[in-house]
RNA sequence: CCCGAAAAAGCUAACCCGGUUGAGAAACCGGAGCAGAAAGCUACGGGUCUUUCCACUAAACCUACCAAGAUAGCCGAGCUACCGAAG
Numbered sequence: 001c002c003c004g005a006a007a008a009a010g011c012u013a014a015c016c017c018g019g020u021u022g023a024g025a026a027a028c029c030g031g032a033g034c035a036g037a038a039a040g041c042u043a044c045g046g047g048u049c050u051u052u053c054c055a056c057u058a059a060a061c062c063u064a065c066c067a068a069g070a071u072a073g074c075c076g077a078g079c080u081a082c083c084g085a086a087g
Stems, first nucleotide, its partner, number of pairs: 002087001003084002011036002016031006034073001040079003044076003047071005
């Protein structure tokens, strides 16, 4: 370094409920405890989701593109890190 023990000490915290913020996706706080060995950090690539506008139309509706956002507990990539059995 790989690896990740039915090891120890710790860490994070899904759903749901309550509160706050936001137009929304969602975020934060408290309870709770599904899970996680990077469930630590970065929206860089892809995905998903939200919002505004909106091509195509006779006109409209809907929607794509564009734009602005959300998600790191969707995947990949980059950066960093606790512990230490066997191999």